[in-house]
C1' cells in the first nucleotide's frame, strides 16, 4: 500500500415441549425507557428489548368430551442445520 479473517445477531428451514383457536400472540403506525454492536476505543438517522397508545384482524373438525386426536396461526421457547453479518471511523491481527 493491496488483500483477508474474526464477533453480537438476523433470517430460513428442521425437530422437540407449550401457549391461543372464549383471539392473546405475531405483523404495522406512533410515544417513552433501556440493551447490544469483530481484538481495543467510538457508534447513528440502523438493530434488539420492555412498556404504552392507535388502526387491522383470524380455522376449525373430529372423538371414546372434566378431556384428547388431527388442524390452523405471518404464535413462544428450546436444539440442530443452513445463508447474511460490526451502518461508519480509528488503532490492531494475518498474508503479499
Nucleotide at each position: 500500500g493491496c488483500a483477508g479473517a474474526g464477533u453480537a445477531g438476523a433470517c430460513u428451514u428442521g425437530u422437540g415441549u407449550g401457549c391461543g383457536u372464549u383471539a392473546a400472540g405475531u405483523g404495522c403506525c406512533g410515544g417513552c425507557u433501556g440493551a447490544a454492536c469483530a481484538g481495543g476505543g467510538a457508534g447513528u438517522u440502523g438493530u434488539c428489548a420492555g412498556u404504552u397508545g392507535g388502526a387491522c384482524g383470524a380455522a376449525a373438525a373430529g372423538a371414546u368430551u372434566u378431556u384428547c386426536u388431527u388442524g390452523c396461526g405471518g404464535u413462544a421457547c428450546a436444539c440442530g442445520a443452513g445463508u447474511c453479518g460490526c451502518a461508519u471511523c480509528c488503532c490492531g491481527c494475518u498474508g503479499c
Molecule: THF (Tetrahydrofolate) riboswitch aptamer
Organism: uncultured Lacrimispora sp.